[in-house]
RNA sequence: CCGGCAGGCUGUUCCAUCGCUGUCCGUCAACCGACGGACGGAGGAAAGUCGGGACAACACAGGGCGCCAUACUUCCUAACGGGAAGGCCACGCCGUUGGCGUGGACAGCAAGUGCCACAGAAAAUAACCGUCUCGUCUUGGACGAGAUAAGGGUGAAAAUGUGGGGUAAGAGCCCACGCGCUGUCAUGGUGACACGGCAGUGGGGUAAACCUUAUGGGUUGCAAGAUCAAAUAUGCCGGCGAUUGAGGGCGGCCCGUCCGAUGCCGGUGGGUAGAUCGCUAGAGCUGCGCAGUGAUGCGUAGCCCAGAUAAAUGAUGGAGCACGACAGAAUCCCGCUUACAGGCCUGCCGGAUUU
RNA sequence: GGCGAGGUAGCUCAGUCGGUUAGAGCGUCGGAUUCAUAACCCGGAGGUCCCGAGUUCAAUUCUCGGUCUCGCCA
Numbered sequence: 001c002c003g004g005c006a007g008g009c010u011g012u013u014c015c016a017u018c019g020c021u022g023u024c025c026g027u028c029a030a031c032c033g034a035c036g037g038a039c040g041g042a043g044g045a046a047a048g049u050c051g052g053g054a055c056a057a058c059a060c061a062g063g064g065c066g067c068c069a070u071a072c073u074u075c076c077u078a079a080c081g082g083g084a085a086g087g088c089c090a091c092g093c094c095g096u097u098g099g100c101g102u103g104g105a106c107a108g109c110a111a112g113u114g115c116c117a118c119a120g121a122a123a124a125u126a127a128c129c130g131u132c133u134c135g136u137c138u139u140g141g142a143c144g145a146g147a148u149a150a151g152g153g154u155g156a157a158a159a160u161g162u163g164g165g166g167u168a169a170g171a172g173c174c175c176a177c178g179c180g181c182u183g184u185c186a187u188g189g190u191g192a193c194a195c196g197g198c199a200g201u202g203g204g205g206u207a208a209a210c211c212u213u214a215u216g217g218g219u220u221g222c223a224a225g226a227u228c229a230a231a232u233a234u235g236c237c238g239g240c241g242a243u244u245g246a247g248g249g250c251g252g253c254c255c256g257u258c259c260g261a262u263g264c265c266g267g268u269g270g271g272u273a274g275a276u277c278g279c280u281a282g283a284g285c286u287g288c289g290c291a292g293u294g295a296u297g298c299g300u301a302g303c304c305c306a307g308a309u310a311a312a313u314g315a316u317g318g319a320g321c322a323c324g325a326c327a328g329a330a331u332c333c334c335g336c337u338u339a340c341a342g343g344c345c346u347g348c349c350g351g352a353u354u355u
Numbered sequence: 356g357g358c359g360a361g362g363u364a365g366c367u368c369a370g371u372c373g374g375u376u377a378g379a380g381c382g383u384c385g386g387a388u389u390c391a392u393a394a395c396c397c398g399g400a401g402g403u404c405c406c407g408a409g410u411u412c413a414a415u416u417c418u419c420g421g422u423c424u425c426g427c428c429a
Base pairs, nucleotide, nucleotide: 001351002350003349004348005347006346007345008344009343010342013319014318015317016316017315018314020041021040022039023038024037025036026035027034028033043326047337048336050335051334052333053332054331055221056220057219058218062255063254064253065252067217068216069215070214071213072086073085074084075083076082087106088104089103090102091101092100093099094098107212108211112210113209114206115205116204128152129151130148131147132146133145134144135143136142137141160178161177162176163175164174165173179202180201181200182199183198184197185196187194188193225277226276227275228274235268236267237266238265239264240263247259248258249257284303285302286301287300288299289298290297291296321324356428357427358426359425360424361423362422365381366380367379368378374412383399384398385397386396405421406420407419408418409417
């Protein structure tokens, strides 16, 4: 210098004119509103609606079962399935007692149950071939009873590896050195865990199978909900029920409790379908300082930064460059995921060149 | 805007507590029948199980992400 991978930041700028939308001020106007001026006017993802929370309603009585979610440790946070730092495992690379990078739904199958197609004797109470012993018949050998997991073969997976002893033949059957697991003790660490000793043990896989353990979770969502206005047919048909209770109030069930007759459910038919609040000052943004490895927290100064409802942020002209990717708020916030041209920075790897 | 369900042959749907080759009806193709056509009868072909990644020996099925379609709520 070039290329690749990973991560972080950024993601068109300025001027003029004309429009759209919100707030404030002024003038006119009984009100609605009109005109003029000033200021503000999409994103890093506004997206997916995946996780969590705020907020609101459901009775400011609940209980049990079920259901759902999460799963190494410590910490951060309002909370989270998010984040930070670390442990362990897997893979890759290197200069290989180690280091670096990437990834990990990373509790438990040694609690119980289920499943493991095809092939294979056997898929977890292993005997098909082979090996060995015994019995019967007997030339070889055949048949029967048993022992054996060392060898063969099947499979994704076959019962702890190597060596020795041992045995009829064998086998953790025994021994030595390993490997894995469990318990316990000592040391280091807040902890996951690491390292070492002792004792036991050799139990195939699967929990993104049921499940167990631990922890957490009430349901519905701003079309929640509140207020005002407007309108009305308490119509017609069918069913249920009226205190011995239909139905509803807190989601699935049960118990309990409360409401409940101008009632409830289904069909059919008719009316209204406007406005205000919720609604944008907030776990807010920017700068600085301090604490912390870090996520983050604390303090302090300054700032106010969309609020529409058929839904506003655009058009034209000029200047400039790299000629502009993905993409448009709808209650709000914190995350995650997904989409994305170009530019800048950092780390790692490979190649080339120069010294 | 919020909430929920689904995507399997040309069409309409089954299937799935993971397993040998994914099925049915209609349609389509060939044969048979008929003077010919239809129906009836016989046989066959036809599949990215919406897409991508993961778990597993093995995924239409289980999990996660994406995409498309449908339904409900003032």